[in-house]
Predicted 3D model of a 1402-nucleotide RNA (small-subunit ribosomal RNA) from an uncultured bacterium. Rfam family: Bacterial small subunit ribosomal RNA. Its family is annotated with structural constituent of ribosome and ribosome in the Gene Ontology. The coordinates come from a structure-prediction model, not an experiment, and the mean pLDDT is 84.
RNA sequence: AGAGUUUGAUCCUGGCUCAGAACGAACGCUGGUGGCGUGUUUUAUACAUGCAAGUCGAGCGAGGACGGUAGCAAUACCGAGCCGAGCGGCGAACGGGUGAGUAACGCGUAAGCAAUCUGCCCCACAAUCGGGAACAACCGUGCCAACGCGCGGCUAAUGCCGGAUAUUGUAGUCUACUGCAUAGUAGGCCAACGAAAGAUUUAUUGUUGUGGGAUGAGCUUGCGUCCGAUUAGCUAGUUGGCGGGGUAAUAGCCCACCAAGGCGACGAUCGGUAGCCGGCCUGAGAGGAUGGUCAGCCACACUGGGACUGAGAUACUGCCCAGACUCCUACGGGAGGCUGCAGUCGAGAAUCAUUCGCAAUGGGCGAAAGCCUGACGGUGCGACGUCGCGUGGAGGAUGAAGGUCUUCGGAUUGUAAACUCCUGUCAUGAGGGAUAAAUAGCCAGGGCAAUAAUACUGCCUUGGAAUGAUAGUACCUCAGGAGGAAGAGACGGCUAACUCUGUGCCAGCAGCCGCGGUAAUACAGAGGUCUCAAGCGUUGUUCGGAUUUACUGGGCGUAAAGGGAGCGUAGGCGGUUUGGUAUGUCGAAUGUGAAAGCCCACAACUCAACUGUGGAAAUGCAUUCGAAACUGCCGGACUAGAGUACUGGAGAGGAGAGCGGAAUUCUUGGUGUAGCGGUGAAAUGCGUAGAUAUCAAGAGGAACACCGGUGGCGAAGGCGGCUCUCUGGACAGAUACUGACGCUGAGGCUCUAAAGUUAGGGGAGCAAACAGGAUUAGAUACCCUGGUAGUCCUAACCAUAAACGGUGUACACUUGGUGUGCGAGGAAUUGUCCCUUUGCGCGCCGGAGCUAACGCGUUAAGUGUACCGCCUGGGGAGUACGGUCGCAAGAUUAAAACUCAAAGGAAUUGACGGGGACCCGCACAAGCGGUGGAGCAUGUGGCUUAAUUUGAUGCAACGCGAAGAACCUUACCUGGACUUGACAUGCAAGUAGUAGAACCCUGAAAGGGGGACGAUCCCGCGCAAGCGGGAAGCUUGCACAGGUGCUGCAUGGCUGUCAUCAGCUCGUGCCGUGAGGUGUUGGGUUAAGUCCCGCAACGAGCGCAACCCUUGUGAUUAGUUGCCAUUAUUAAGUUAGGCACUCUAGUCAGACUGCCUGUGAUAAGCAGGAGGAAGGUGGGGAUGACGUCAAGUCAGUAUGGUCCUUAUGUCCAGGGCUGCACACGUGCUACAAUGGCCGGUACAGAAGGAAGCAAUACCGCGAGGUGGAGCUAAUCCCCAAAACCGGCCUCAGUUCGGAUUGGAGUCUGCAACCCGACUCCAUGAAGCUGGAAUCGCUAGUAACGGCGCAUCAGCUACGGCGCCGUGAAUACGUUCCCGGGUCUUGCACACACCGCCCGUCA
Repeated sequence: AGAGUUUGAUCCUGGCUCAGAACGAACGCUGGUGGCGUGUUUUAUACAUGCAAGUCGAGCGAGGACGGUAGCAAUACCGAGCCGAGCGGCGAACGGGUGAGUAACGCGUAAGCAAUCUGCCCCACAAUCGGGAACAACCGUGCCAACGCGCGGCUAAUGCCGGAUAUUGUAGUCUACUGCAUAGUAGGCCAACGAAAGAUUUAUUGUUGUGGGAUGAGCUUGCGUCCGAUUAGCUAGUUGGCGGGGUAAUAGCCCACCAAGGCGACGAUCGGUAGCCGGCCUGAGAGGAUGGUCAGCCACACUGGGACUGAGAUACUGCCCAGACUCCUACGGGAGGCUGCAGUCGAGAAUCAUUCGCAAUGGGCGAAAGCCUGACGGUGCGACGUCGCGUGGAGGAUGAAGGUCUUCGGAUUGUAAACUCCUGUCAUGAGGGAUAAAUAGCCAGGGCAAUAAUACUGCCUUGGAAUGAUAGUACCUCAGGAGGAAGAGACGGCUAACUCUGUGCCAGCAGCCGCGGUAAUACAGAGGUCUCAAGCGUUGUUCGGAUUUACUGGGCGUAAAGGGAGCGUAGGCGGUUUGGUAUGUCGAAUGUGAAAGCCCACAACUCAACUGUGGAAAUGCAUUCGAAACUGCCGGACUAGAGUACUGGAGAGGAGAGCGGAAUUCUUGGUGUAGCGGUGAAAUGCGUAGAUAUCAAGAGGAACACCGGUGGCGAAGGCGGCUCUCUGGACAGAUACUGACGCUGAGGCUCUAAAGUUAGGGGAGCAAACAGGAUUAGAUACCCUGGUAGUCCUAACCAUAAACGGUGUACACUUGGUGUGCGAGGAAUUGUCCCUUUGCGCGCCGGAGCUAACGCGUUAAGUGUACCGCCUGGGGAGUACGGUCGCAAGAUUAAAACUCAAAGGAAUUGACGGGGACCCGCACAAGCGGUGGAGCAUGUGGCUUAAUUUGAUGCAACGCGAAGAACCUUACCUGGACUUGACAUGCAAGUAGUAGAACCCUGAAAGGGGGACGAUCCCGCGCAAGCGGGAAGCUUGCACAGGUGCUGCAUGGCUGUCAUCAGCUCGUGCCGUGAGGUGUUGGGUUAAGUCCCGCAACGAGCGCAACCCUUGUGAUUAGUUGCCAUUAUUAAGUUAGGCACUCUAGUCAGACUGCCUGUGAUAAGCAGGAGGAAGGUGGGGAUGACGUCAAGUCAGUAUGGUCCUUAUGUCCAGGGCUGCACACGUGCUACAAUGGCCGGUACAGAAGGAAGCAAUACCGCGAGGUGGAGCUAAUCCCCAAAACCGGCCUCAGUUCGGAUUGGAGUCUGCAACCCGACUCCAUGAAGCUGGAAUCGCUAGUAACGGCGCAUCAGCUACGGCGCCGUGAAUACGUUCCCGGGUCUUGCACACACCGCCCGUCA
């Protein structure tokens, strides 16, 4: 010191949240030790039990026990000894507790009492004379359950009562001094009144009066001391006076009388809350919050009231009365008060021992010893807080084991452990062992006083003994051994710290943002890490951060926020100069600001906390002295502010009265005839009873065209025909006058558009409500036809508007340009034109400056001053309740509960718009041909099924994956089998009758069982036989294989689509606080971000184009299998020959707006032309930018994760993928005469061919068969149809159409039943050109016709990919539909219009 959170991103405004500190805390987990603190914050609830105030015999009388003496005993006497009720004295008003009440002179602070009191204590002066009468105790007696009470009798005192005395005190008066009005102090004179107590061992003490001191108390005053105005008026002893009473004392404190006052927006009264302060917490401070412990004050003592005693109380453990509650009771009556210390019940999240001691400190009594003291000193309990200490230190790498992770190599836990060497705090045990204690008193000595005295006594002093609850504690020493001593929270960001597993929007987390829907660093567990540590977290509360109430230190054009406007009261503020004063202000001194606390220094408990000593501080208040600049006040002067007078022009400023023309409507009359009117189109409506139209006359009301203008006037609302009357304000000019008379303005008063209200008029047009007609799914609307309040006038209310410049009023200062309205001056004029200077208004642009930006900018939103109003997150809500106003409608003032984490401003980039501009595309239009209707083929959905395997689903799935499902394919179903496996690699063991294997049995096959026969290779030893080892194979076992199982939303790769659309970006620079912009926009142009020009941009990249292939022309090279002009030759380019032509396939040429004309900015380009085979990218292809769709594909392959492992793997047989009420897509064939059939006759290209293509020939009606020449192929083979010529058919379900079905065949194949293709014969269905709708195509294209190939044994191909033949029509054009591109504009959208969002209902 900040951070997170509104957005796709940005800046701002603004709220919410976090990090810090603190606590009389509580809760969760955990817990070794000591010191010092601290502990019912709630029920001022109720309390059992014990204790918390007594003491004095040196005030008094009686009594008792004990001891001593005398006595037989009773008994008597004695004891400065002991006990003890009573009388009496002092104390009990302190100490201790609590915070209910109290908003108050209660508290704090500073003063006053000339208006007061003060026991015990201290000082001074004076006195203490002499008498009397009682009452307790006690004795006797009575009542009563108890508490207690009564009667009679005796008695003492420092108890009580008279008398005497009076230094002195209390009234008056005189003098002196003083003061503050009453007066005070000192002294003098004089009358009356007022005292006393004694005790004891003779020296002390007590008592009385007066004065003083000290202490304590009482009263009064200034200032300060919470919230609410939705509490605005309160007050009758109230305010004051005179007199009296009362008090220690002033006072309406009380009373009688008199007067009518007193308080209040500077907040009275009323309501709510609260003990106040020193301080404490927080904060940089200013402040905010708080008042527990300690200290000061106040208040209270079961609740309310009252007095008595006393120096002091209206009395916590006194009294009386009333009440509630509890207890006792013989029912008559009594007793009690823990907010003292412990303790109990209850309440509550929550707060302790029914402890020890008077040893210390302090208090009461006493002469003293001493007694009493739950004050206090201690201990105990509670991690409640704070401050210390410890839980070990050093070495130690095989970096052990185990855990976790892993890319399987390793990494980490981690020098951590083990192990070695040490230390000994704390705890444990043992031993020693304090300070706190020294007074008084006692003992011994000395001195002084008193005395006759060296007794006795008192005082001072020296020395000594005794006295400890805590406590056998602190502390010290010894012993032994690392031994007894670590947890809590967190780990997505804020915020330090990361991985694995489980879970699968479930369980859960969460302070805010937010995590979790199968790869969660956010849930749960684990490992690791981080932070703090005997604690750690959570919750609650306070301050901080929050400048988020802003005094320090904020704002109000658009974020919340300027009152609708003016006048003006209180208040606030106020020009120049001078004199005085001293209220504010400044300085100094004095007093006070208690102690403790905070801060500083020092000291001392081993340190620290704690504590002690000293200092500083205490920002404040009061008094005195001083200063006089500023402010205030009093007085004098001035003219620059303000105002008055004079002259002048401008103006929809206001009020009243009168007048005018145009138009609408209505009435009357004329002309005139069938419609008018209205709309997008209509209808309602009006009209033959004469409308609309037109002419004339009249009536009536309202509003004032043109001029007219970001022109004028007014405070705002607002003001518009003309004239007159009355009237307000502003402006200019030049002089004179007044002399600060000013500015603002809470309340208050006045004005205030439209609508609305009341009463009376008026009413032409317009027009809420209402009626009808349309529109629509509906249409209580928009449109149309009507139409009433109202709109107008008079009088009176209402008081609100986007009452807006969304900008309060006034004054001052601060660069400019330009226009306009009204004045004045100058110069020059025919001129009141123009020019120039200046004043006041109204506008635009813009500099500095300001602003979050937009923007404002001398008419400020700049720079300042003065005053007022208003704001403090969004919603709830400008609402409820209450008050005020109003006839009402309503206006004004104005909350809370609850809820959200945002709501918002400005600007940016996109996307979007039934916004705009420009442009393109078979997008529309213009055409040609189809689809949609029929039959069939094929794909899909659906249905069915044991299975009908699966994927693809708008364009961009549906003749798609599939360039070919009878078995296989095959992934599906049923059934039968196998289990290291159909396939790969490695390890271990075994293996010569091993591997292999004819053959046999079983079986649908796979598989299972048996099995004659029966091996191979390499190395070593050996002459050899042979032996040993290994390889291969096999068997067994272990690792593993395998999966078309899942996830295309975990992926790679590939592909589709927008789109062959013209776009998408970068570097540097510049602009902007920033997101971002510029470049890439603009003017032209292009198929094109193509090119040119301009420009704060200059360049560059990916795209476009070109380079590539093919086709169209030519040249050249090469001529076999190609070709044949010329020469021969043949049935035939067949052969010889040739390479000219065609062709083939290599290399080149050609086209570049190059040339001309026009146009255009002279540019880019465009239009036309020439030449040319081809002309403006010649045609076609390949080529697909940044990206979008979580688009498609885990089933092509690859691949993370996950699942199966005698099965989700593998093998086999059969079935299925071909199943059929139906729906859709894509095609084929048709419906016919531009045709069908028959016969004849022509012309291709591109492909393919060895398990192949297959000729001539023969057989079959045909599919085909027999057969095989040639061909590894420019050589051989496979090869056209439409067209053309001729004939028949003559408009019909046909000589169209061919589905379906029956029969007979051919071919392929192990096998055509489910389920192949083809042929022949027979059969001859629907269909006569197709609804709404919809598709393709711009030239060698569409349309029509056939041919080839891949896959393939065969085929469902009518599909796909190619090839050639014949060969059109149309395009005015870009308004509209669809898609796309660029610029611009609006936006509350940004998973981006398939968005967002409002209301109702469930």